[in-house]
């Protein structure tokens, strides 16, 4: 000082304001950028994470069939043993999953600097509008229940996994 195995620790940010009975979700305005790569520092490149979905393998309840034995006038209980299959655990493979250019420096930058843009999983959760309920009272007004929109920043899954990282620890080996 490289490398291996093993172990331990890391491992995702970001809000005011109007409106309004209700919104961090609507309007305006702000803010934020995971991991490796890459002639040079990247949310827009390039390859992966985390979500979904779809096949399979895998574990495998409660419940449910069916025997059999016990209780029981019955009806139906209770125990054992099997039996197909599901939810669920874990896992493979395989789809899906957004977004950026103009100019400058340069040897080299869709990475830097100027300017102007874009982009953000899955479920939640006031509208508007549409059905439906019931009882009052009639002046007109109000209740309640369903279903349907909306969130990169709010909740929840998740004190989770997890792309990787470590100037950590052993121990091995050049």
């Nucleotide at each position: 000082u490289a490398c291996g195995u093993g172990c331990u620790c890391c491992g995702g940010g970001g809000u005011c304001g109007g409106u309004g009975g209700a919104a961090u979700u609507c309007c305006g305005a702000a803010c934020c950028g995971g991991c490796g790569g890459u002639g040079a520092c990247a949310g827009u490149c390039u390859g992966c994470g985390a979500g979904c979905c779809g096949c399979g393998g895998u574990c495998g309840a409660c419940g449910c069939g069916c025997u059999c034995u016990c209780u029981g006038c019955g009806a139906a209980g209770a125990g054992a043993g099997c039996g197909a299959a599901u939810a669920c655990u874990c896992u493979g493979c395989g789809g899906u999953u957004g977004a950026c250019c103009u100019g400058g420096u340069g040897g080299a930058a869709c990475u830097c600097c100027a300017g102007g843009a874009c982009c953000g999983a899955c479920g939640g959760u006031a509208a508007c509008g549409a059905g439906g309920c019931g009882a009052g009272c009639u002046g007109g007004u109000g209740g309640c229940c369903u279903c349907c929109a909306a969130a990169g920043u709010c909740c929840g899954g998740a004190u989770g996994a997890g792309a990787g990282g470590a100037u950590g620890c052993a121990c091995g080996c050049g």

Predicted 3D model of a 174-nucleotide RNA (FMN riboswitch aptamer (RFN element)) from Agreia sp. PsM10. The sequence was found by an Rfam model in a public genome assembly. Of the family's consensus pairs, 100% are formed in the model. Its mean pLDDT, the model's own confidence on a scale to 100, is 77. The organism belongs to Agreia, within Bacteria.